[in-house]
Context: one part of a larger RNA
RNA sequence: UGACGGGGGCCCGCACAAGCGGUGGAGUAUGUGGUUUAAUUCGAUGCAACGCGAAGAACCUUACCUGGGUUUGAAACGCAGUGGAAAAUCUGUGAAAGCAGAUCCCCUUCGGGCCGCUGUACAGGUGCUGCAUGGCUGUCGUCAGCUCGUGUCGUGAGAUGUUGGGUUAAGUCCCGCAACGAGCGCAACCCUUGUCCUUAGUUGCCAUCAGUUCGGCUGGGCACUCUAAGGAGACCGCCGGUAUCAAACCGGAGGAAGGUGGGGAUGACGUCAAGUCCUCAUGGCCUUUAUAUCCAGGGCUACACACGUACUACAAUGGCCGGUACAAUGGGCUGCGAUACCGUGAGGUGGAGCUAAUCCCAAAAAACCGGUCUCAGUUCGAAUUGGAGUCUGCAACUCGACUCCAUGAAGUCGGAAUCGCUAGUAAUCGCGGAUCAGCAUGCCGCGGUGAAUACGUUCCCGGGCCUUGUACA
Numbered sequence: 001u002g003a004c005g006g007g008g009g010c011c012c013g014c015a016c017a018a019g020c021g022g023u024g025g026a027g028u029a030u031g032u033g034g035u036u037u038a039a040u041u042c043g044a045u046g047c048a049a050c051g052c053g054a055a056g057a058a059c060c061u062u063a064c065c066u067g068g069g070u071u072u073g074a075a076a077c078g079c080a081g082u083g084g085a086a087a088a089u090c091u092g093u094g095a096a097a098g099c100a101g102a103u104c105c106c107c108u109u110c111g112g113g114c115c116g117c118u119g120u121a122c123a124g125g126u127g128c129u130g131c132a133u134g135g136c137u138g139u140c141g142u143c144a145g146c147u148c149g150u151g152u153c154g155u156g157a158g159a160u161g162u163u164g165g166g167u168u169a170a171g172u173c174c175c176g177c178a179a180c181g182a183g184c185g186c187a188a189c190c191c192u193u194g195u196c197c198u199u200a201g202u203u204g205c206c207a208u209c210a211g212u213u214c215g216g217c218u219g220g221g222c223a224c225u226c227u228a229a230g231g232a233g234a235c236c237g238c239c240g241g242u243a244u245c246a247a248a249c250c251g252g253a254g255g256a257a258g259g260u261g262g263g264g265a266u267g268a269c270g271u272c273a274a275g276u277c278c279u280c281a282u283g284g285c286c287u288u289u290a291u292a293u294c295c296a297g298g299g300c301u302a303c304a305c306a307c308g309u310a311c312u313a314c315a316a317u318g319g320c321c322g323g324u325a326c327a328a329u330g331g332g333c334u335g336c337g338a339u340a341c342c343g344u345g346a347g348g349u350g351g352a353g354c355u356a357a358u359c360c361c362a363a364a365a366a367a368c369c370g371g372u373c374u375c376a377g378u379u380c381g382a383a384u385u386g387g388a389g390u391c392u393g394c395a396a397c398u399c400g401a402c403u404c405c406a407u408g409a410a411g412u413c414g415g416a417a418u419c420g421c422u423a424g425u426a427a428u429c430g431c432g433g434a435u436c437a438g439c440a441u442g443c444c445g446c447g448g449u450g451a452a453u454a455c456g457u458u459c460c461c462g463g464g465c466c467u468u469g470u471a472c473a
Stems, first nucleotide, its partner, number of pairs: 001473002003470003007467007015457002019421005026312008034303002042053002064298007073122001078120007088103006106112001124287002127285003133281002135276003138272001140270001145184006151160003164175003190264004195232007204222001209219003235258001238252005314414001318373006330361003335354002340349003380411001385406007427449007
């Protein structure tokens, strides 16, 4: 100087407390461990691995296994020699890859382009080492810290500044001070949302006028809504109080918004030899008729069990039936696909319109109104199983999703323990998208309905500052 302390002081955080909803019990989905296996490819392992890499394993992917092939190689590039068009088509064989054979002879400046074979340099490697590395990422933590120059103090390591008194979300600011300044962080500048104005009108409006098939449908019009560009607006600016009358804090007015308005992006010096050589790049090592490469089939989907994360429930604040409203984000060309018709349905036939504020996906659902069920393993719950189908796709056996009929398991609110959340949040309800031929209870977004509680900081956990002890570095 640090680190540590079941030392002290001050302070903060859904850290506790106060509340609301869960997990842990059931079934299923998914990941992991373990076991099994020819193989169940590899990585990730306290927080910070375990719906993680994987934004989608039937083949492909695919790296694994079994079997069948190839060896200058699937792809790149050079040289030398040699032969020929190559490609394509056909035949045989085969599971395919391939192998064997046949047909076929480019331009021509006679150089060559293209292809095969031989040889040689080389290729290739998801092989090893993340403890050789770059790059990227997680984490402490959006915590308020981490440093430097000059000066001063100390023999020196170092100290000071950065400590102290206040204050703040903040090393934020003020005052004081052997310090004076500065940098990286904080904040602001950026995006979005909340109010208004201007500009603009193939969306919106009967607001105003006319027509009307009653649909902004048509003429007409940009007032409003909206869209998207520019601007205004919030600064403790104003008033009162507290304060060292400093920083600031408390209350009030006005205001759409008030003290960082809400949300996001943004992550200092560093820590964990944290993660990744399987995104990519790369040193070294290893391999080169194999650890390379092609193909078929299988496996990654196994199953006594254990754990994590979710979904669905156990019901009446509910289930079922009928009726009737109100969104937003998005996506669409071999794409979204309307009206209509067929089918109980998944879906099919068909093709209007749309390269999209114009058409389509598209039905929002919970909610509301009416009816029914009356507390039961039930009209709860849906697993499982049988049968019949639909769709995608060469192909749904291993191993897809969905539909209909039948079947109707566990489960009556969950031990010890444990998680999330402070407001348009939790809870609950549906919708969209990426990946994608097909496949979503996962992920990333969007809106609808919409709470309860916070006395407080003694305690648990994590963190910051000062101080103290130390046989620690």